[in-house]
Background:
A computed fold for a 120-nucleotide RNA from a Steroidobacteraceae bacterium, annotated as SAM riboswitch aptamer (S box leader). Its mean pLDDT, the model's own confidence on a scale to 100, is 84.
RNA sequence: CGCUCAUCGAGACCGGCCGAGGGACAAGGCCCUUUGACGCCGGGGCAACCGCCGCGCCUCACCAGCGCGGGAAGGUGCCAAGUCCUGCGGAGGGUGGCUUCACCCGGCGACAGAUGAGCG
Numbered sequence: 001c002g003c004u005c006a007u008c009g010a011g012a013c014c015g016g017c018c019g020a021g022g023g024a025c026a027a028g029g030c031c032c033u034u035u036g037a038c039g040c041c042g043g044g045g046c047a048a049c050c051g052c053c054g055c056g057c058c059u060c061a062c063c064a065g066c067g068c069g070g071g072a073a074g075g076u077g078c079c080a081a082g083u084c085c086u087g088c089g090g091a092g093g094g095u096g097g098c099u100u101c102a103c104c105c106g107g108c109g110a111c112a113g114a115u116g117a118g119c120g
Base pairs, nucleotide, nucleotide: 001120002119003118004117005116006115007114008113013043014042015041016040017039021032022031023030027086028085029084044079045078046077049075050074052070053069054068055067056066057065083112088109089108092105093104094103095102096101
């Protein structure tokens, strides 16, 4: 860097350093930020993907796999706002116009992204 699978409306803040932008993505909106954001470092925390433990299914049995539960000492991750919102499609609904037009809302889906696990 690419592919596959799973998840993404919950949760979790202090200190030090730095010094001007930041919230991935054209654009728009909204927000954070010199009362110091973003980032980095230290500590603390959240969560439970992997690892760990137990049980069930499967099996003659084991392994593997799948499911359920537990726990938090290990590997990651995360700690403003729904992945901040819209963006592409659109079931459906509404308003105006009155002949197929304009505008608004929009479950859901796609794309993109993030994180983990596996593979190349």